Predicted 3D model of a 115-nucleotide RNA (Glycine riboswitch aptamer) from a Hyphomicrobiales bacterium. Model confidence (mean pLDDT): 76 of 100.
RNA sequence: UGAUCCCGCGCGGGAGAGCGCGCUUGCGGCCCGGCCAUGUGCACGGGCCAACAGAGCGCCGCCGAAGGAGCAACCGCCCCAGGAAACUCUCAGGCAAAAGGACCGCGCGGGAAAU
Numbered sequence: 001u002g003a004u005c006c007c008g009c010g011c012g013g014g015a016g017a018g019c020g021c022g023c024u025u026g027c028g029g030c031c032c033g034g035c036c037a038u039g040u041g042c043a044c045g046g047g048c049c050a051a052c053a054g055a056g057c058g059c060c061g062c063c064g065a066a067g068g069a070g071c072a073a074c075c076g077c078c079c080c081a082g083g084a085a086a087c088u089c090u091c092a093g094g095c096a097a098a099a100g101g102a103c104c105g106c107g108c109g110g111g112a113a114a115u
Stems, first nucleotide, its partner, number of pairs: 004112010018060001020059006026052001028049006034042002036039001061095003067091001068089003074083002
């Protein structure tokens, strides 16, 4: 000097597949009553609604690009052990939008570093 690589942050891009079905539940809503400070009131009582907030459980179908797992060839090795991915699996995650999102580009900061 700084090819290249890694980490963090910011910005932009970024695919696939169910707004699936059932049961339960009232922190959602309605009605009646009660209370007193009488109103967009209440931590009170009762009733109703699962064509609905949120949640729990179960069932079926599907997706692969968080994460995780697997390895024929190949590398390596005396032999074994070991080793990658956008491949495979689908544990996890996901299946309207939003969010997330491997990965890609740019900027800033930090680190390693061939020549």